A computed fold for a 468-nucleotide part of an RNA from an uncultured bacterium, annotated as small-subunit ribosomal RNA, 3' major domain. Rfam family: Bacterial small subunit ribosomal RNA.
Context: one part of a larger RNA
RNA sequence: UGACGGGGACCCGCACAAGCAGCGGAGCAUGUGGUUUAAUUCGACGCAACGCGAAAAACCUUACCAAGACUUGACAUCGCAUGACCGGUAUAGAGAUAUGCCUUUUCCUUCGGGGACAUGUAGACAGGUGGUGCAUGGUUGUCGUCAGCUCGUGUCGUGAGAUGUUGGGUUAAGUCCCGCAACGAGCGCAACCCCUAUGAAUAGUUGCCAAUAUUAAGUUAGGAACUCUAUUCAGACUGCCGUGGACAACACGGAGGAAGGUGGGGAUGACGUCAAAUCAUCAUGCCCCUUACGUCUUGGGCUACACACGUGCUACAAUGGCUACUACAAAGAGCAGCGAGCCUGCGAAGGUAAGCGAAUCUCAAAAAAGUAGUCUCAGUUCGGACUGUGGGCUGCAACCCGCCCACACGAAGUCGGAGUUGCUAGUAAUCCCGAAUCAGCAUGUCGGGGUGAAUGCGUUCCCGGGUC
Numbered sequence: 001u002g003a004c005g006g007g008g009a010c011c012c013g014c015a016c017a018a019g020c021a022g023c024g025g026a027g028c029a030u031g032u033g034g035u036u037u038a039a040u041u042c043g044a045c046g047c048a049a050c051g052c053g054a055a056a057a058a059c060c061u062u063a064c065c066a067a068g069a070c071u072u073g074a075c076a077u078c079g080c081a082u083g084a085c086c087g088g089u090a091u092a093g094a095g096a097u098a099u100g101c102c103u104u105u106u107c108c109u110u111c112g113g114g115g116a117c118a119u120g121u122a123g124a125c126a127g128g129u130g131g132u133g134c135a136u137g138g139u140u141g142u143c144g145u146c147a148g149c150u151c152g153u154g155u156c157g158u159g160a161g162a163u164g165u166u167g168g169g170u171u172a173a174g175u176c177c178c179g180c181a182a183c184g185a186g187c188g189c190a191a192c193c194c195c196u197a198u199g200a201a202u203a204g205u206u207g208c209c210a211a212u213a214u215u216a217a218g219u220u221a222g223g224a225a226c227u228c229u230a231u232u233c234a235g236a237c238u239g240c241c242g243u244g245g246a247c248a249a250c251a252c253g254g255a256g257g258a259a260g261g262u263g264g265g266g267a268u269g270a271c272g273u274c275a276a277a278u279c280a281u282c283a284u285g286c287c288c289c290u291u292a293c294g295u296c297u298u299g300g301g302c303u304a305c306a307c308a309c310g311u312g313c314u315a316c317a318a319u320g321g322c323u324a325c326u327a328c329a330a331a332g333a334g335c336a337g338c339g340a341g342c343c344u345g346c347g348a349a350g351g352u353a354a355g356c357g358a359a360u361c362u363c364a365a366a367a368a369a370g371u372a373g374u375c376u377c378a379g380u381u382c383g384g385a386c387u388g389u390g391g392g393c394u395g396c397a398a399c400c401c402g403c404c405c406a407c408a409c410g411a412a413g414u415c416g417g418a419g420u421u422g423c424u425a426g427u428a429a430u431c432c433c434g435a436a437u438c439a440g441c442a443u444g445u446c447g448g449g450g451u452g453a454a455u456g457c458g459u460u461c462c463c464g465g466g467u468c
Stems, first nucleotide, its partner, number of pairs: 008468006015459002019423005026314008034305002042053002064300007073125001077124002079121005087102006106115003127289002130287003136283002138278003141274001143272001148187006154163003167178003193266004198234007208223002212221002237260001240254005316416001320375006332363003337356002341352004382413001387408007429451007
């Protein structure tokens, strides 16, 4: 000077408390450990690993295993020789591949040759998801969106260092005010950026419809008001009033206002910490392999299963289940695509096919809610696991190992021990919708809207953080 203390003082945070909904019990999904295995590829391990890398493991992916093959190689540059290449097809084979057959005869040219491509051949070399994240770059997590971390000059101290940055107030904030041997400055804070809440101007098509006609229908004529769209502005600044305060900063109350004291959300992460994570995104030093630790192929595995843990989904029901009818979204995606309508099918879906590169057409039905009926507390008209049969779709191919439909089957489960998690408002809870990945496959992830609470006395205590 720091760090630490079951030392002190002050302050903050869903940290506790007050509440609401969960997890921990059940079934299933998913990740992990363990075990097993020819292989169950590798990494991630308190918070900050475990629905994580993986925004899609049937083949491919794929890095693992078995078997079959190749050795200048699947890929790059360079020499020489030959020639088109490509394409079609037959045989053997699991295929890689091998052996034939058919077809073809490249571009430029100064006719010397050159370019591109293919095959053969020689070596320089290629190649390695092999090792080391404790050799590294880059990227990322975390403390933490916490309010801190420093510098120049001056001053003090023999010096390490101190001062400034401490103190009195105040703030979300080292935010600001006052004071002070300090005076200034930088990185952070805040603001500048985006979305959202109000209004205005401009612009009206594919969007809108008040008035006038018209229609089954904003359908058409028309309209430019409204909604909306998207560009530019305005608006909020403690600006105004009152009270308190050191006449300050500021705090509290009020007015006006769509919005009030950072309006709400996002992006934005200081100096540093953890030899934190990543050599398997990529790059890279060194080490290692080089007829193999490289490459190709077929099949298998990553999907195993006495068990243990994490994260989720669905439930245990009447604030509910089922049946019928009937409203109201937002945000997205679409041409090897989205696919209306009609027909067939109980259905998944199939057939046909309009429109749309989309404010025009399609996905598209929003669901919870509402209305009516039924069930009457039961392992049930709850719950849906598991299993059987028959089908549908994608795809070369659903046995290992996909999703969906119908019928049948109808398990555990009656609200969950110790313990533990999230959340302070359009939040929790609950209800659907979309997208990325993607041939197919979503209870995951990332977005969107609908309905919409309870509680907060307070800071003694638990945890984390800041200042002295």

The prediction has a mean pLDDT of 86.